[in-house]
Notes
Small-subunit ribosomal RNA, 3' major domain from an uncultured bacterium, 475 nucleotides, folded computationally. Its mean pLDDT, the model's own confidence on a scale to 100, is 83. RNAcentral holds the full RNA, with entries from ENA and SILVA.
Context: one part of a larger RNA
């Protein structure tokens, strides 16, 4: 100047107290590691790998095994020479890919010689490679961290690295601000601008709403109307410590009015110089090396789904604040044309049948569940728990043996709230509760949303991580 400390001061942050739910014991999902294997494909490894890349592995995919072909190639562009078709239909063999046969069959100029598109085959230049190397690169991303840092220019000091500035004294979420100060200014960052969400006008008024007249049903904005109200989706307002009180030079703090909203109202995007020779040559791109009848390529059939184990991360549960039946309320936000699919009949279901209606504020997914109301179970491995198993069936799909969801009758495992030890969370938050997306033929406990119901807590010794300021054994 930097690093470091089990040195000091200050300061913050679900970091710790304080709760609240949780993993860590049980089954299963699911991913790692190990081990197995013909292969069980590669990457990711402490936070910051491990429901990670993969936003979905029966075949495809797809990178691996095994077998079985193919050699200017699955795929480009160019030469040179031969042909006249390619597709398409059909036998044959074979798993398939292919191989071999029939059958159909080309346009344009033309001096009828060729020439020139398309196509096929030969030959050759070339292609190809998810082969290496992320410690050879771009690009892209974690992460420290949305933390307040991290720099310049001109002066000034100092022989010099350097240092002032950015240090003090307040204040603040902030290098946010004020006042001092050899320092003055000034970039990137920080706050604002921008999206969503609370409140209010204006504007518009259908598909959507219904107060007021009217009209019609058993019923129901149905209908005629209307734009008052919800509401939708443009555009504007509204918050600025602006008012008051009180402390302070100030800059702010703190209480208070008013206000839908109060000191950054809530939320999101937005990630400084730089750090880890972090991640990634398998997303692309690329420099070097390396394959070239193969490391390439094209097809079946396996495998990625293997299992004595060990770990992460998750669903259900142990019950009664519950479980099971009956009745009956109330969402938000998505998505629909090779789609979403109503009634209405079948079926105990899963589902089939139908096929209305709708490129959708109109039609469909669409039943939200918890929740309420009522009766049942009585403390038990149970009317808890749903695992595994066995027959029967449904759907996608060329095709569910390996290795798919899901129904139905039955089977009824473990599981008594979990040892040392961790995690996660401050408000519409945890916690419960569904639902609805993308992927996607089919397959979700993952992921990404998105309503419902809705809590406990009020400090800074201490432990972890981070920021200023100072000291010194290190540089």
């Nucleotide at each position: 100047u930097g690093a470091c400390g089990g040195g000091g001061g200050c300061c913050c942050g679900c970091a710790c107290a304080a709760g609240c739910g949780g993993u860590g014991g049980a089954g299963c999902a699911u991913g790692u590691g190990g081990u197995u294997u013909a292969a069980u494909u590669c990457g990711a490894c402490g936070c910051a790998a491990c429901g990670c890349g993969a936003a979905g592995a029966a075949c495809c995919u797809u990178a691996c095994c095994a077998g079985g072909g193919c050699u200017u190639g699955a795929c480009a562009u160019c030469u040179a020479c031969c042909u006249g078709a390619c597709c398409g239909g059909u036998c044959u063999g074979g798993a398939a890919a292919c191989a071999g046969g029939c059958u159909u069959u080309u346009c344009c100029c033309u001096u009828u010689u060729g020439g020139g598109a398309c196509a096929g085959g030969u030959a050759g230049a070339c292609a190809g490679g998810u082969g290496g190397u992320g410690c050879a690169u771009g690009g892209u991303u974690g992460u420290c961290g949305u933390c307040a840092g991290c720099u310049c220019g001109u002066g000034u000091c100092g022989u010099g690295a350097g240092a002032u500035g950015u240090u003090g004294g307040g204040u603040u979420a902030a290098g946010u601000c004020c006042c001092g100060c050899a320092a003055c200014g000034a970039g990137c960052g920080c706050a604002a601008c921008c999206c969503c969400u609370a409140c209010c006008g204006c504007u518009a008024g259908u598909u959507g709403c219904u107060a007021a007249c009217g009209u019609g049903u058993a019923a129901u904005g149905g209908c005629g109307a209307g734009g008052a109200c919800u509401c939708u989706a443009g555009c504007g307002g509204a918050a600025c410590u602006g008012c008051c009180g009180u402390c302070g030079c100030a800059a702010g703090a703190c209480g208070g009015a008013g206000g839908a909203a109060g000191g950054u109202g809530g939320g999101g995007a937005u990630g400084a110089c730089g750090u880890c020779a972090a991640a990634u040559c398998a997303u692309c791109a690329u420099g070097c090396c390396c394959c070239u009848u193969a490391u390439g390529u094209c097809c079946u059939g396996g495998g990625c789904u293997a299992c004595a184990c060990a770990c992460g991360u998750g669903c259900u549960a142990c019950a009664a604040u519950g479980g099971g039946c009956u009745g009956u309320a109330c969402a938000g936000a998505g998505g629909g044309a090779a789609g979403c699919g109503a009634a209405g009949c079948c079926g105990u279901g899963a589902g089939g049948u139908g096929g209305a209606g709708c490129a959708a504020a109109a039609c469909c997914c669409c039943a939200a569940a918890a929740g309420c109301a009522g009766g049942u179970c009585u403390a038990a491995g149970u009317u808890c728990g749903g695992a595994u198993u066995g027959c029967a069936g449904u759907c996608u799909g060329c095709a569910a043996c390996u290795c798919g969801a899901c129904u139905g009758c039955a089977u009824g495992a473990a599981g008594g709230c979990g040892g040392a030890a961790u995690c996660g969370c401050u408000a519409g938050u945890a916690a419960u509760c569904g639902c609805a997306g993308g992927u996607c033929a089919g397959c979700a406990u993952a992921c990404u949303g998105c309503g419902g119901u809705g809590a406990u807590a009020c400090g800074u010794u201490c432990c972890c991580g981070g920021g200023c300021c100072u000291g010194c054994a290190c540089u």